RNAcentral holds the full RNA, with entries from Greengenes. Small-subunit ribosomal RNA, 3' major domain from an uncultured bacterium, 480 nucleotides, folded computationally. It matches the Rfam family "Bacterial small subunit ribosomal RNA". Rfam links the family to the GO terms ribosome and structural constituent of ribosome. Model confidence (mean pLDDT): 84 of 100.
Context: one part of a larger RNA
């Protein structure tokens, strides 16, 4: 100086309390452990691993395994030889293909030169440097990233103090979400960091005016025709909040409270944005990169299989378990995206899933589309039930070379546990939590995941002893 401390003082933080919903017990999906296996490829392990890397594991991917098969190579750059074409097509054999082997078929371009020829490109054989490695080391590295924590901190110049180590200054007395700002003060200043600046969202002017939005007409409607741009919206510029104004605290200061006015009040909600640094934190499987290692094999290609096993255990998630609910039936009200190898309408067909079928749209026009809870009527009457849908047998539909292992989804039958969940434990302060349902990204197909979108919309916070993380100080110390 730090750091510990079941030591002190002040301070904060869904850290406890007060509340609302969950986990932890069921079944399934999903990840890991373990087992197992010819292989079940690899990383990631307390908070900060475990729906994580993977925003898609039938093949592919794909690194794992098992056969098969190449060895200057699936890719790059270069030299020497040799051919004159060659790769690529196409037959035929063989093969599970990869790929092998015979045959067809083709007979390049540039340029110098009259022509033989020379030179160069391009390509294939041999050869020879060399390529290749998702092989190891994240305790050799770089960029990136978590995590403490958006916590209020981490420093630096000159001064002053010490012998030095260092302290000062950043400690005090206010205050604040802040090392925020005021005031003292041997300090005076200054830097990275707070906070502003950006971007969404709330309130309004202007501008804009089709594909929006409105008026009137005709039509049953769909929709057309003709004004308009006030309104709603669109997407650009402005304005607007600053403790600016009152009043009260306070020290006349810094603020702290109440009030006005106002669409919005004291950081108006949300977002990006992460200091010096920790933790040999994670990554050598994104990628780059030093050393080792492997070179007829640890490198390449194919085919199948495997990543998907299953006695069990864990984490994370759906569905429930019912009557604030289920079934039926009518009927309404979002935002925010995507679409041309695409979105796909009306119309028909089929219980369906889909299939035909072909308008419109490169989209404020057209599609996608149905929002669902919510409200209404009926109905069930507390049962393992008209609660739950797991499993399993049959039929089908679609994707796609192909759904045995191993995809999603339809109908019929079947109809398993599950009666609110032990010790424990987790999210959440408002448009927040619960609840409903909508899009996207990845993608031929597949979502109960994750990203993002609006509908309905609560309850609670005396307070800060205690549990747990953090801040200043200020004590001990046999630690460093």
């Nucleotide at each position: 100086u730090g750091a510990c401390g079941g030591g002190g003082g002040c301070c904060c933080g869904c850290a406890c309390a007060a509340g609302c919903g969950g986990u932890g017990g069921a079944g399934c999906a999903u990840g890991u452990g373990g087992u197992u296996u010819a292989a079940u490829u690899c990383g990631a392990c307390g908070c900060u691993a475990c729906g994580c890397g993977a925003a898609a594991a039938a093949c592919c991917u794909u690194a794992c395994c098992u056969g098969g098969g190449c060895u200057u190579g699936a890719c790059a750059u270069c030299c020497c030889g040799a051919u004159g074409a060659a790769a690529a097509u196409c037959u035929g054999a063989g093969g599970a293909a990869a790929c092998u082997u015979a045959g067809a078929a083709c007979c390049u371009c540039u340029u110098c030169g009259a022509a033989a020829g020379g030179a160069g490109a391009u390509a294939u054989c041999g050869g020879g440097a060399c390529a290749g490695g998702u092989g190891c080391u994240g305790c050799a590295u770089g960029g990136c990233u978590g995590u403490c924590g958006u916590c209020a901190g981490c420093u630096c110049g000159u001064g002053c103090c010490g012998u030095g180590a260092g302290g000062u200054g950043u400690u005090g007395g206010g205050u604040u979400a802040a090392g925020u700002c005021c005031c003292g003060c041997a300090a005076c200043g200054a830097g990275c960091g707070c906070a502003a600046c950006c971007c969404c969202u709330a309130u309004u002017c202007u501008c804009u005016g089709u594909u929006g939005c409105u008026c009137c007409g005709a039509g049953c409607a769909a929709u057309c025709g003709g004004g308009g741009c006030u309104c709603u919206c669109u997407g650009a510029g402005g304005a607007a909040a600053c403790u600016g104004c009152c009043g009260g605290c306070g020290a006349u200061g810094a603020g702290c409270u109440g009030g006005a006015g106002g669409a919005a009040g004291g950081u108006g909600g949300g977002g990006a944005u992460g200091a010096c640094g920790u933790c040999a934190a994670g990554u050598c499987c994104u990628c780059a990169u030093g050393g080792c290692c492997c070179u007829u094999a640890u490198g390449c290609c194919c085919a199948g299989g495997g990543c998907a096993a299953c006695a069990c255990a864990c984490g994370u998630g759906c569905u429930a378990c019912a009557a604030u609910g289920g079934u039926a039936g009518g009927a309404a009200c979002a935002a925010a995206g995507g679409g041309a190898a695409g979105c796909c309408a009306a119309c028909c067909u089929g219980u369906g899933a889909a299939g035909g079928g072909g308008a419109g749209c490169c989209a404020a026009u057209c599609u996608u589309g149905a929002a669902a809870a919510a409200c209404c009527u009926a109905u069930c009457u507390c049962a393992g039930u008209u609660g739950g849908g797991a499993u399993c047998g049959g039929a089908g539909c679609c994707u796609g070379c192909a759904a045995c292992u191993c995809g999603a989804c339809u109908c019929c039958g079947u109809g398993a546990a599950c009666a609110u969940g032990g010790a424990a434990u987790c999210g959440c302060u408002a448009g927040u939590a619960a609840u409903c349902g909508u899009g996207g990204a990845u993608c031929a197909g597949c979502a109960c995941g994750c990203c993002a979108c609006g509908g309905u919309g609560a309850a609670u916070a005396c307070g800060u002893u205690c549990c747990c993380g953090g801040g200043c100080c200020u004590u001990g110390u046999a630690c460093a």